Transfer RNA from a Candidatus Nomurabacteria bacterium, 71 nucleotides, folded computationally. Its mean pLDDT, the model's own confidence on a scale to 100, is 86.
[in-house]
Order: sequence, then C1' cells, then structure tokens
RNA sequence: GGGUCCAUAGUUCAGCGGUAGAAUUCUCGUCUCCAAAACGAGCGACCAAGGUUCGAGUCCUUGUGGGCCCG
Repeated sequence: GGGUCCAUAGUUCAGCGGUAGAAUUCUCGUCUCCAAAACGAGCGACCAAGGUUCGAGUCCUUGUGGGCCCG
C1' cells in the first nucleotide's frame, strides 16, 4: 500500500428499516439477629461526520480506532 471483519450500558454480548434489549456490575428495597444468597425495582449506551428514506443501531460514502490475510 491492497483486501476483509469489528465498534451498542462500567463489562460480556443480542438487536430482518418501525418503542434499544439481556446477563453482569453499581444503587435502593424485601428477606435475615447481621451478612451472603435469593427476589423486586432503579441508573446507565448505538465510534465520528455526511447521504438515502416518512422513518437508520441496521442501508450507502468518508474518516477514526482495533483484529486478520496478502504484498
């Protein structure tokens, strides 16, 4: 330099163009003599900038960061 894949919650991952989810962490509550466990509730996110569309996490372009292959 060329090709290809990935980027969503503090962390690990889902998400067929139509309400952004789970587990876990954290906080609060129930339970307990206390704590843990269990159960319930809450907080919290789409890498950036454009484009297409009535509507984009999802499709297109460019960029940034990372993995792999080729040279």